The part of an RNA shown here (small-subunit ribosomal RNA, 5' domain) has 509 nucleotides and comes from an uncultured bacterium. Its Rfam family is "Bacterial small subunit ribosomal RNA". Gene Ontology terms of the family: structural constituent of ribosome and ribosome. Its mean pLDDT, the model's own confidence on a scale to 100, is 87.
Context: one part of a larger RNA
């Protein structure tokens, strides 16, 4: 100088940041991932009704896309996990654009729903019944897979050729159209996987290794690979520091310094690793999956004792720990997601507010005038000095304050109408939508009117005198002050220093 700071003493205001650094300790309550009825069949409510039946809303359940993002924490991890350069003839990719061509005919079933039946309960069984963009076979089909072949290249690309194999699903609308499925190439953006090179302590850690090194077959997987197995070989690593210990989340950046360095990795970005611990797989374009399943522990809870039920390292709050770290707050009006044709829903991501001088930056607590200088208080050599133009008292002025009026940008249609385009999309118009906030500003009035304090004063180091105390009680960052004249202890007037702050402790250059 700096700080995610804390503690004493103060404390007026606003603006932009910030805030559990310790127990990844243990949670009460709420809320944080829904959503489509234009995939389906039921149910319910309400309107109308020619009583035929129409229309509108709602939705538990099948079914779809999403829950793999967003958000949080840093425990673990010295590792290709990171950062920074490549490779992949060794790989994936929903949803998004581009392009070629398709969506023919058919079947079984099942939830809900109704009986039954069992349990305290969470639930669970069985009977029947039913729709589909759920699920299953024909059909056909490329430049897709397989296999063999030729040819180019040469790790498993590329192109031909002959067998063989594999697709679809429709909804809304009269209609035009629109969203929607299926197969193939490519394309954006995403992601594995590998590879040189780089960043920490200890040798008072010198040897380590048996899937360990390599090869051959097979298995895995989107893919290479001891990734896994069987069989062979005897081989890999190391003082250029292997192996053990200990530490620690990489990184962009922060802070310091003239720089070299040093030291840190908080907010904010960008990667990883976790999600009660410890293990496992399903599902899926994507997880071995915080707010999903199974097992196994510890803990909490229910319970009719048979059985069950949960995970806050999400916002908020509690409780515990600790010198310390906020509110059980408004809102989807902006930006972003998710779903939907679309209106919309949803959304503790965001946007704001609230609390904390925690940090930085800004205003402010008046301004002029005004005694050879009032009182007071302090010192004195008793002449006088000092506080001191300070105040009083005279004029101003109103930034703040307090009340009163006016008041925002942040909003751009994604929607409806109308025009353009092959399309994303684009122009013209109309109209609906503000949580901050009745704020911010602005503007009227009143009235110096609401606003100063820490800290230090031997000498490093800026600022001195009196009383007290008497090696005491104290001071103290170093030197050192104190034992009857203390500028060093405590008061006190006075003086410096900084200032809505100021010291002190604490950590780094």
């Nucleotide at each position: 100088g700096a700080c995610a700071a804390a503690c004493g003493c103060u404390g007026g205001c606003g603006g932009c940041g910030u805030g559990c650094u310790u127990a990844a300790c243990a949670c009460a309550u709420g809320c944080a991932a829904g959503u489509c009825g234009a995939a389906c069949g039921g149910u319910c409510u309400c309107u109308c009704u020619u009583c035929g039946g129409a229309g509108a809303g709602a939705u538990a359940g099948u079914g779809g896309c999403g829950g793999a993002c967003g958000g949080g924490u840093g425990a673990g991890u010295a590792a290709c996990a990171c950062g920074u350069a490549g490779u992949u003839g060794a790989c994936c990719u929903g949803c998004c654009c581009c392009u070629c061509g398709g969506u023919g005919g058919g079947g079984a079933a099942u939830a809900a729903c109704u009986c039954c039946u069992c349990g305290a309960a969470a639930g669970a069984g069985g009977u029947g019944c039913u729709a589909a963009u759920a699920c299953c076979g024909c059909a056909u089909a490329c430049g897709c897979u397989c296999a063999c072949u030729g040819g180019a290249g040469u790790u498993g690309u590329c192109c031909a050729g002959u067998g063989a194999g594999g697709a679809a699903a429709c909804g809304c609308g009269a209609g035009a159209g629109u969203g929607a499925c299926c197969g193939a190439g490519g394309g954006a953006g995403g992601g594995g996987a590998c590879u040189g090179c780089g960043g920490c302590g200890g040798a008072u850690u010198a040897g380590c290794u048996a899937g360990u090194u390599g090869g051959u077959g097979g298995g895995g997987u989107a893919a290479u690979g001891g990734c896994c197995u069987a069989c062979c070989a005897a081989g890999g690593c190391g003082a250029c520091g292997a192996u053990c210990c200990g530490u620690a989340g990489c990184u962009g950046g922060u802070c310091u310094g003239a720089g070299a360095g040093g030291a840190c990795g908080a907010c904010c970005a960008g990667c990883c690793a976790c999600a009660c611990u410890g293990g496992g797989a399903c599902u899926g374009a994507g997880a071995c999956a915080c707010g999903g399943c199974c097992c196994a522990g510890a803990c909490u809870c229910c319970u009719a004792c048979g059985g069950g039920a949960g995970g806050c390292a999400g916002c908020a709050g509690u409780g515990a720990g600790g010198a310390a770290u906020a509110u059980u707050c408004c809102a989807c009006a902006a930006u972003g997601g998710g779903c939907g044709a679309a209106a919309g829903c949803c959304u503790g991501a965001u946007g704001g507010a609230g609390c904390g001088a925690c940090g930085c930056c800004g205003c402010g607590u008046g301004c002029g005038g005004g005694a050879u200088g009032a009182a007071g208080c302090c010192c004195u050599u008793u002449g006088g000095g000092g506080u001191g133009u300070a105040a009083a008292c005279c004029g101003c002025u109103u930034u703040u304050u307090u009340a009163g009026g006016g008041g925002a940008u942040g909003a751009u249609a994604c929607g409806g109408c109308g025009g353009g385009g092959u399309a994303a999309c684009c122009c013209g118009u109309c109209u609906a939508a503000g949580a901050c906030a009745g704020u911010a500003c602005c503007u009227u009035a009143a009235g110096a009117a609401u606003a100063a304090g820490c800290a230090u004063c031997g000498g490093c180091u800026a600022a001195c005198u009196a009383c007290g105390u008497g090696c005491c009680a104290g001071c103290a960052g170093c030197c050192g002050c104190g034992g009857u004249a203390a500028u060093a202890c405590g008061u006190a007037g006075g003086a410096u220093g900084c200032a809505a702050g100021c010291g002190u402790u604490g950590u780094c250059c």